[in-house]
RNA sequence: GCGGGUGGUCGGAUGAUCGCGGGAUGGCAACAUUUCGAGGAAAGUCCGGACUCCAUGAAAAGCACGGUGCCGGGUAACACCCGGCGGGGGUAACCCUAGGGACAGCGCCACAGAGAACAGACUACCCGUUAUACGCGGGAAAAGGUGAAACGGUGGGGUAAGAGCCCACCGCGGACGUGGCGACACGGACGGCACGGCAAGCCCCACCGGGAGCAAUGCCAAAUAGGGGUUUUGGGCCGUUCGCGGCGCGGGUGCUUGGACCGCAGAAACCCGGGUUGGCAGCUAGAGGCGCGUUGGUAACAGCGUGUCCAGAUGAAUGAUCAUCUCGGGCCAAUUGGCCUAGACAGAAUCCGGCUUACAGACCACCCGCAUAU
RNA sequence: GGUCCCGUAGCUCAACUGGAUAGAGCACCUGACUUCUAAUCAGGGGGUUGGGGGUUCGAGUCCUCCCGGGAUCG
Numbered sequence: 001g002c003g004g005g006u007g008g009u010c011g012g013a014u015g016a017u018c019g020c021g022g023g024a025u026g027g028c029a030a031c032a033u034u035u036c037g038a039g040g041a042a043a044g045u046c047c048g049g050a051c052u053c054c055a056u057g058a059a060a061a062g063c064a065c066g067g068u069g070c071c072g073g074g075u076a077a078c079a080c081c082c083g084g085c086g087g088g089g090g091u092a093a094c095c096c097u098a099g100g101g102a103c104a105g106c107g108c109c110a111c112a113g114a115g116a117a118c119a120g121a122c123u124a125c126c127c128g129u130u131a132u133a134c135g136c137g138g139g140a141a142a143a144g145g146u147g148a149a150a151c152g153g154u155g156g157g158g159u160a161a162g163a164g165c166c167c168a169c170c171g172c173g174g175a176c177g178u179g180g181c182g183a184c185a186c187g188g189a190c191g192g193c194a195c196g197g198c199a200a201g202c203c204c205c206a207c208c209g210g211g212a213g214c215a216a217u218g219c220c221a222a223a224u225a226g227g228g229g230u231u232u233u234g235g236g237c238c239g240u241u242c243g244c245g246g247c248g249c250g251g252g253u254g255c256u257u258g259g260a261c262c263g264c265a266g267a268a269a270c271c272c273g274g275g276u277u278g279g280c281a282g283c284u285a286g287a288g289g290c291g292c293g294u295u296g297g298u299a300a301c302a303g304c305g306u307g308u309c310c311a312g313a314u315g316a317a318u319g320a321u322c323a324u325c326u327c328g329g330g331c332c333a334a335u336u337g338g339c340c341u342a343g344a345c346a347g348a349a350u351c352c353g354g355c356u357u358a359c360a361g362a363c364c365a366c367c368c369g370c371a372u373a374u
Numbered sequence: 375g376g377u378c379c380c381g382u383a384g385c386u387c388a389a390c391u392g393g394a395u396a397g398a399g400c401a402c403c404u405g406a407c408u409u410c411u412a413a414u415c416a417g418g419g420g421g422u423u424g425g426g427g428g429u430u431c432g433a434g435u436c437c438u439c440c441c442g443g444g445a446u447c448g
Stems, first nucleotide, its partner, number of pairs: 001370010012325007020037007039345001043356002046354005051213004060257004065209005070084005085099001086097004100204002105202002107198003122144002125139005152170006171193001172191002176187004217281004227272007236247004248264004288309009327343001328341005375447007384400004393431001402418005424440005
């Protein structure tokens, strides 16, 4: 210098004028002053939680359903993150990996091919028969061919031809030993090879999950005829010191059982019709973000100290114009320069932690390969 | 804002437990018949199975990420 890899940051700045939403202060009010006001993804709603209600869910069990799936750790939790193992790719830095079980069972493997799952023999090979052979009988499974996949691979011996038939190496298998918390790795011997693939097919194993979602939910106000219909279930008993206790019945947002709990006279579910289409709470300061220091840890992360920051709207604010500067980009001229242009994805809606997807461009740090020079 | 569902020719639908060229009717095009048109007969074209990636030998079908559309809840 060229090419590549990983991690991260930013994604206009300043000022003026007008305007919008929230808070605070002052004011009877109108209003005035002051302060705060979009993102790295606010997005998709794909996961995990907080919170609220459903009967108190941090009572439980079984079935069903859904999810997760190498090992260890982190976390409030996770399908996330970190570290490692195995497999694959790359010269390398590094990257990818839904990666439990196919000797519990069932199912599927089209076409082609001789044969597709306790294998099988089309061509070719060898032996016999025979005058010869293309026929017949037998041997064998190395060669050819088909296929995504052909029942271990390479080499040697052996043989009529051959074959784990025998041997060496490699692969595979179940044990053993050593190391490791573990996934797993390594080792020497043994086994002659038997057990093909698919579980993002059913399934088995282990673990996890109750359901619904802030339009949850609670309250106030307003309105109203507390409207009509269908279905299901029910109409307690005894004692009492009048607080309640015992028995019975009923009550579950997948179904069943069910401790405790609630209720005991009306209750529950659904449909049709009518009215209201207001306000308050929930609501934004929280497992909180960021910076610095320090301790533990390889790291994710955790602890401590310190500083700093904080939108809460509800048809829904966060904007517009102008000026200056700066980063890029385009055009003209080709030394300097001149003109135009803020220009990516996008935009809070209960809140957090992740993942995924979209993104003009700019910058930083570290690492790898090649070439050249010293 | 939350939740749920759907997507195959221009339109309406098929496609078995994943198996090969994705079919059918209507519509469209060409020819025949007719003076001409319709009807009828013969033939033909037309598909990124909404898009990308993955699993598998093989994907319309299974998994995942996007895109578009619809329904419902106070």
This is a predicted complex of two RNAs, RNase P RNA and transfer RNA, with 448 nucleotides together. It holds a member of the Rfam family "Bacterial RNase P class A". By type it is a ribozyme. About the family: Ribonuclease P (RNase P) is a ubiquitous endoribonuclease, found in archaea, bacteria and eukarya as well as chloroplasts and mitochondria.